[in-house]
RNA sequence: CCAGACGGCUGGACGGCCGCUCUUUAGCUCUCGGGCUGGGGAGAGGAAAGUCCGGGCUCCACGAAAACACGGUGCCGGGUAACGCCCGGCGAGGGUGACUUCAGGGACAGUGCCACAGAAAGUAAACCGCCCAGUGAUCAAGCCAUGCCACCGGUAAAAGGGUGUCAUCGUUUGGUUGCUGGGUAAGGGUGAAAGGGUGCGGUAAGAGCGCACCGCGUCUUUGGUAACAAAGGCGGCACGGUAAACCCCACCGGGAGCAAGACCAAAUAGGGAUGACAUAUGGCAUGUUUUCGAGCUGUCAUCCGGGUCGGUCGCACGAGGCGGAUGGUAACAUUCGUCCCAGAUGAAUGGUCGUCGCCUUUCAUUUUGUGAAAGGGACAAAACCCGGCUUACAGGCCGUCUGGCGCU
Numbered sequence: 001c002c003a004g005a006c007g008g009c010u011g012g013a014c015g016g017c018c019g020c021u022c023u024u025u026a027g028c029u030c031u032c033g034g035g036c037u038g039g040g041g042a043g044a045g046g047a048a049a050g051u052c053c054g055g056g057c058u059c060c061a062c063g064a065a066a067a068c069a070c071g072g073u074g075c076c077g078g079g080u081a082a083c084g085c086c087c088g089g090c091g092a093g094g095g096u097g098a099c100u101u102c103a104g105g106g107a108c109a110g111u112g113c114c115a116c117a118g119a120a121a122g123u124a125a126a127c128c129g130c131c132c133a134g135u136g137a138u139c140a141a142g143c144c145a146u147g148c149c150a151c152c153g154g155u156a157a158a159a160g161g162g163u164g165u166c167a168u169c170g171u172u173u174g175g176u177u178g179c180u181g182g183g184u185a186a187g188g189g190u191g192a193a194a195g196g197g198u199g200c201g202g203u204a205a206g207a208g209c210g211c212a213c214c215g216c217g218u219c220u221u222u223g224g225u226a227a228c229a230a231a232g233g234c235g236g237c238a239c240g241g242u243a244a245a246c247c248c249c250a251c252c253g254g255g256a257g258c259a260a261g262a263c264c265a266a267a268u269a270g271g272g273a274u275g276a277c278a279u280a281u282g283g284c285a286u287g288u289u290u291u292c293g294a295g296c297u298g299u300c301a302u303c304c305g306g307g308u309c310g311g312u313c314g315c316a317c318g319a320g321g322c323g324g325a326u327g328g329u330a331a332c333a334u335u336c337g338u339c340c341c342a343g344a345u346g347a348a349u350g351g352u353c354g355u356c357g358c359c360u361u362u363c364a365u366u367u368u369g370u371g372a373a374a375g376g377g378a379c380a381a382a383a384c385c386c387g388g389c390u391u392a393c394a395g396g397c398c399g400u401c402u403g404g405c406g407c408u
Base pairs, nucleotide, nucleotide: 001404002403003402004401005400006399007398008397009396010395012356013355014354015353016352017351018350020043021042022041023040024039025038026037027036028035029034045379049390050389052388053387054386055385056384057257058256059255060254062293063292064291065290066289067288068287070253071252072251073250074249075089076088077087078086079085090104091102092101093100094099105248106247110246111245112242113241114240127188128187129184130183131182132181133180134179135178136177137176138175139174140173141172142171143170145168146167147166149164150163151162152161196214197213198212199211200210201209215237216235217234218233219232220231221230222229223228261313262312263311264310271304272303273302274301275300276299277298282297283296284295320339321338322337323336324335325334326333327332358376359375360374361373362372363371364370365369
C1' cells in the first nucleotide's frame, strides 16, 4: 500500500421566528368534566419493522396432584427472570488464514423409502473382462509314417538301406478364434451410494487369502467436571444409507390475552324460540380425563331481537439507563455513585429563514492542497412493558486480527 475477517459508533449540527403534545408550578375561573395566562422540564428507533420465541402483568379462579393430547427443544458446561437466546468448549464441514456453518440424541425397538441407470441396492450379485478344463476350426513349427522324384551307396542287373525337396495322413507344442462347463469379484462400466482403502506377497487367475499402515469393532490406561481426545492390547472385521421420513428416548410447556382487565355514568328487554343431555348417585368451573379438598345448584349448542358504541384507570420508577471498582477466558454477577430520558387516543415533535458540516460530479488552480458551482442525503415512525432472534439500511468513522506485495 492492497485484499479480507470480526466487532463497535454514527446516520446531520447550531441559531432566530411561528406552531404542537405531555408534565410540573403560580394565579384566575369553573357547569367540578375542565378552561385561560405566565414560569420550569421533557418529547420516536437501531431496528419502533416481522409477530418468530421467552417472560412480567391481567383474567378464568377456591386450591392441589397425576396422566393423556397437542406443541417445542435436542453434543457438553456455564449465564439469565426465562428461552428455541447469549458465552465458552467438543465433534463434523468450508477457508492458505483470521474466521465461519451445523434442524449436532437414537438405524441392534419397530415401520417405510433408496426412483432411473445398472448383473446386482441388503445378510444381494455376474454385463464386459481374467483364469482353468473339454471340444471344434485355422495358422506356424517340430516329429513320425507313406508316396513320387533327385542323389549317394551297392549289383551282371536289382533289392534292402541312407540323404533331401514336395505332397498326404497322423501326432506334439504354440498362436488366433468359436462353443460348453467350472473358478473369480482384483480390473472396467452404471449410479448419490456397489459390500472397507493403499501397497507388498501369494494364486491357474483372483480375493483380508496372508502381511504392513489407515479405517472399523471391542477392552484397558491416561488427561478433562463433561462432551471428547490420546496411547496401548486384542480381533481379519461389515445385516449399507436415510429420522427438517413416521417413530423411539430425554427434557420443557394449563388456557386466553391490554381489543387482557377494573371502575364510573347512562340506557334497555335479567328478552324470546328450538334442540340435546341431566336431575343431587347428576351438573358447574378457559385443552381433555381422573383423584382429593372446599363451594354453588342445572349445563351446552343454534337462531331471532334490544341497549351501550361515553368517560376514567390500566399507562410509564423499570428483571431501568449511564459511569467506576471487584470477580470471571467470556456471557455476566456483586457493589458504589449518578440520572428520570414520550404517554397520544383518528392519534403530538412541524413549518420557515440563515450559517456550518458530510458525500458525489464538474470547473479552475502549483500534483498534494485549496476555491467555486450544481446535485444528494439510507432503512424507516411508539400505542402495556421488557430480554432476544430475524429482516431492511445511502453515506461516514474507529478498533483488533489474517493474507499478499514492497522498503528497512